Source information
A computed fold for a 110-nucleotide RNA from uncultured Pseudogracilibacillus sp., annotated as SAM riboswitch aptamer (S box leader). Of the family's consensus pairs, 97% are formed in the model. RNAcentral holds the sequence, with entries from MGnify. The coordinates come from a structure-prediction model, not an experiment, and the mean pLDDT is 77.
[in-house]
RNA sequence: UCUUAUCAAGACGGAUGGAGGGAAUGGGCCCUAUGAUAUCCAGCAACCUGAAAGUGACCUACUUUUUUCGGUGCCAAAUCCCACAGAUCUAAAGGAUCAGAAAGAUAAGG
Numbered sequence: 001u002c003u004u005a006u007c008a009a010g011a012c013g014g015a016u017g018g019a020g021g022g023a024a025u026g027g028g029c030c031c032u033a034u035g036a037u038a039u040c041c042a043g044c045a046a047c048c049u050g051a052a053a054g055u056g057a058c059c060u061a062c063u064u065u066u067u068u069c070g071g072u073g074c075c076a077a078a079u080c081c082c083a084c085a086g087a088u089c090u091a092a093a094g095g096a097u098c099a100g101a102a103a104g105a106u107a108a109g110g
Base pairs, nucleotide, nucleotide: 001110002109003108004107005106006105007104013041014040015039016038020031021030022029025083026082027081028080043074044073047071048070050066051065052064053063054062055061079103084100086098087097088096089095
């Protein structure tokens, strides 16, 4: 960098430490000395892996269950919300809702 899948569920604690943080740009709204961000432990989850069962019929494929020796991941708020195009409602403006795109995150593969 490319492809595919997922992204409204879940985690609420402890230790260290001491000032900013919520990906980037703009806007908004929030978290934070009642200790944030971060690291570690604990925890959550089930993408890969493992185990078991089944389907299928030679491609080692698919489905289900389990949550385990392991590889990752996650652990405020929907990816915190909006930004771009469309549809519906609204007399218009403004706004609301729906389902997308883009960007991003994670996993697996190239």